[in-house]
RNA sequence: GAUUUAUAAAGAAGUGGCGAGAGACUGGCUCGAUGACCCACUGGCAACCUUCAGCACAUGUUGAAAAGGUGCCAAUUCCUGUCUGAGGCAAUACCGCCUUGGAGCAUAUAAAUG
Numbered sequence: 001g002a003u004u005u006a007u008a009a010a011g012a013a014g015u016g017g018c019g020a021g022a023g024a025c026u027g028g029c030u031c032g033a034u035g036a037c038c039c040a041c042u043g044g045c046a047a048c049c050u051u052c053a054g055c056a057c058a059u060g061u062u063g064a065a066a067a068g069g070u071g072c073c074a075a076u077u078c079c080u081g082u083c084u085g086a087g088g089c090a091a092u093a094c095c096g097c098c099u100u101g102g103a104g105c106a107u108a109u110a111a112a113u114g
Base pairs, nucleotide, nucleotide: 002113003112004111005110006109007108008107013042014041015040016039017038021031022030023029025081027079028078043073044072045071048069049068050065051064052063053062054061055060077106082103083102084101085100086099087098088097089096
C1' cells in the first nucleotide's frame, strides 16, 4: 500500500522549538508572524482493541474501568462534490438557483484478514 466491518452533529490544554503556509483532494470559506501547520515534553478527551461483570448463545449485546495498544485535543469529516425525495424561487419547455431529508463516493480512525 490492499480488502472487510464499525464509527465520524459530542469531547479535549500549556510550554518550548521551527519559521510559512495550513485545513486530504475540487470549489468555497476559514485559521495563520498576536507564530498557524509540524516536532518534543507535560496535560487532557474518548472508549476501537484490552480488562472485569451481567444478559444472550453462530458472529454478539449492556454496563463499568482507563494500567496497556492506538487515536484525537479550530470551525459537523468546516461546507461541498454523485444520485435522489420534499418545499420554494425563476421560467412557462428543458436547464438553473435556495432550503432541507435519504442513499452513495471520497477521507480519517480502530480491529481483523491475507
The RNA shown here (SAM riboswitch aptamer (S box leader)) has 114 nucleotides and comes from Sphingobacterium deserti. Model confidence (mean pLDDT): 86 of 100. Rfam family: SAM riboswitch aptamer (S box leader). Rfam describes the family as follows. The SAM riboswitch is found upstream of a number of genes which code for proteins involved in methionine or cysteine biosynthesis in Gram-positive bacteria. For this family Rfam cites "The S box regulon: a new global transcription termination control system for methionine and cysteine biosynthesis genes in gram-positive bacteria" (Grundy and Henkin, Mol Microbiol, 1998). RNAcentral records the identical sequence in 2 taxa.